The RNA shown here (transfer RNA) has 73 nucleotides and comes from an uncultured Lachnospiraceae bacterium. The coordinates come from a structure-prediction model, not an experiment, and the mean pLDDT is 81. The sequence was found in a public genome assembly. Rfam family: tRNA. From the family's description: Transfer RNA (tRNA) molecules are approximately 80 nucleotides in length.
[in-house]
RNA sequence: GCUUCCUUGGCUCAGUCGGUAGAGCGACGCAUUCGUAAUGCGUAGGUCGCCGGUUCAAGUCCGGCAGGGAGCU
Numbered sequence: 001g002c003u004u005c006c007u008u009g010g011c012u013c014a015g016u017c018g019g020u021a022g023a024g025c026g027a028c029g030c031a032u033u034c035g036u037a038a039u040g041c042g043u044a045g046g047u048c049g050c051c052g053g054u055u056c057a058a059g060u061c062c063g064g065c066a067g068g069g070a071g072c073u
Base pairs, nucleotide, nucleotide: 001072002071003070004069005068006067007066010025011024012023013022019056027043028042029041030040031039049065050064051063052062053061
């Protein structure tokens, strides 16, 4: 330098054909216990890496940039 894949709550990841952003773990509160753990119930937390474009509508499509992985030269 070229090709290709990835980037979504604190972490690991879903999100189908463009149509309300979700799960598990973690955190916090309550219940339970003599107490802790476990268990049950509930709550908070994300401008979907950044900048543009298309569209009535974009996490999803298109362009550019940044970061990371793999391969080739």